[in-house]
This record gives sequence, C1' cells and structure tokens, in this order.
RNA sequence: CAGGACUCUGGAAAGUCUGACGGACACCGAAGGAGCAAGCUUAAUAAGCGAAUCUCUCAGGUAAGCAAACAGGGGACAA
Repeated sequence: CAGGACUCUGGAAAGUCUGACGGACACCGAAGGAGCAAGCUUAAUAAGCGAAUCUCUCAGGUAAGCAAACAGGGGACAA
C1' cells in the first nucleotide's frame, strides 16, 4: 500500500381488483439464493470447478417510510 468492525451521505425498478396488514392475477431486480462464458481438471459424445450490474425470480419487493446491491467520506483495529 492493500484489508477493515463500525459510522455518515447518496442510492433503482415494478399494481390493479377485492370482502384490504389478507387474497387473486400481473409486474420488478439492487438484500440473500440459484444458473454459466473463458479457462482449468478428469475416468472425456460427458462430468466437475468456475464471474457479473447477465439470466432465473425460490426469497424479497411494486404510495411514503424502513431495508437495500453499489458509490463516496470518516474510521477503531491490522499491517
């Protein structure tokens, strides 16, 4: 230098009906989860490992707020 608990700021998308903290249908991707390209490996028409803001939509979400990937500032500690 890198890392870094914690903390501050910013922080997207998507809705109708109904008997309304629920249900039905529809929709969104930026918690989490799952899938794979190159490449590597193996006992090789195949299988395993393997990234994302891509894909899926299980979870989550579709007034505001909260939360939140990610970005920036501070930062005990560590070195």

A computed fold for a 79-nucleotide RNA from Syntrophomonas sp. UBA5432, annotated as Glycine riboswitch aptamer. Taxonomically the source falls in Syntrophomonas (Bacteria, Bacillota, Eubacteriales, Syntrophomonadaceae). The sequence was found by an Rfam model in a public genome assembly. Its mean pLDDT, the model's own confidence on a scale to 100, is 76.